[in-house]
RNA sequence: GUGCGCGAAAGCCAAACCCGUCGCAAGGCGGGGACGGAAAGCCACGGGUCCCUCCGGGACAGCCGGGUUGCCUUC
Numbered sequence: 001g002u003g004c005g006c007g008a009a010a011g012c013c014a015a016a017c018c019c020g021u022c023g024c025a026a027g028g029c030g031g032g033g034a035c036g037g038a039a040a041g042c043c044a045c046g047g048g049u050c051c052c053u054c055c056g057g058g059a060c061a062g063c064c065g066g067g068u069u070g071c072c073u074u075c
Stems, first nucleotide, its partner, number of pairs: 003075001005072001007071001012037002017032006035062001041068003045065003048060005
C1' cells in the first nucleotide's frame, strides 16, 4: 500500500416506534429505543423512489451504482 473478514476482543453506527422540535410536505434535528449494519462515515455525480406553494424547487446516502476517507484482527 492493496485485498480478505463468522469483526474474535475492545468498540462504533442505529430501523420501526414514542416524546420534543423545525418544515406546506417528503423529511431533518435532539432524547429514548434496537430492526439491522463491516463503512448503516461523508458526497446528490448516474439511476430510482418520495414531497411540494409544481414551466420549477426540495427529500432519501439504512434503495442500487459511483467517488472519497477511516478503526481492529489475520494473511